[in-house]
The RNA shown here (FMN riboswitch aptamer (RFN element)) has 145 nucleotides. Of the family's consensus pairs, 100% are formed in the model. It matches the Rfam family "FMN riboswitch aptamer (RFN element)". The family has 146 seed sequences and 6,230 matches in Rfam 15.1.
RNA sequence: UUCCAUCUUCGGGGCAGGGUGAAAUUCCCGACCGACGGUAAGAGGUGCAGUAUGACCUUAAGUCCGUGACCCGCAUAUGUUGUAUGUGGUGGACCUGGUGAAAAUCCGGGACCGACAGUUAAAGUCUGGAUGGGAGAAGAUGUCG
Numbered sequence: 001u002u003c004c005a006u007c008u009u010c011g012g013g014g015c016a017g018g019g020u021g022a023a024a025u026u027c028c029c030g031a032c033c034g035a036c037g038g039u040a041a042g043a044g045g046u047g048c049a050g051u052a053u054g055a056c057c058u059u060a061a062g063u064c065c066g067u068g069a070c071c072c073g074c075a076u077a078u079g080u081u082g083u084a085u086g087u088g089g090u091g092g093a094c095c096u097g098g099u100g101a102a103a104a105u106c107c108g109g110g111a112c113c114g115a116c117a118g119u120u121a122a123a124g125u126c127u128g129g130a131u132g133g134g135a136g137a138a139g140a141u142g143u144c145g
Base pairs, nucleotide, nucleotide: 004142005141006140007139008138009137010136017029018028019027031125032124033114034113035067036066037065038064042059043058044057045056046055062112063111071089072088073087074086075085076084077083078082094110095109096108097107098106116128117127118126
C1' cells in the first nucleotide's frame, strides 16, 4: 500500500409571483431542483524529475456508461396474506452552432426528463410509506498475503 472481516459515522434538492375556479403549491402563465460511482480537451495547484497534444493532485455531466430509491417476480428461513436474507426483471430525458486532431463532457443558443399511494381538481416540487431503505463516502480495529 492492497485485499478481506467486523464495527462506527455520514449519505436528496425544489412552485416566488400571477390566472381560472366552490375547490388546484396538482390545471394554465411563470418559477425552481438535479442522489451515488466512472469518464473530460474546462478550472485550480504541484513540479522540472518522466520530455510536452507530457506527469501527478484537487475539482468538473439531471438527459454518455453504470448504480440506487419505487414497482413486479423467484428462492430460502421463520411465520401466516407478514418479516428477514439472497437473487432476477422493470426503470426518464439532447439537439444545434462554435473552437479543435478529436466534443457524449468545453463555450453560445434552444429543448427535454423526473417512481408509488393520497388529495374538495390531474403533483419532479405538497402529504405519506420514510425517525425507513440505499448506490456509496469517510474513519476505526483486526487478520492474511
Record summary:
Model confidence (mean pLDDT): 78 of 100.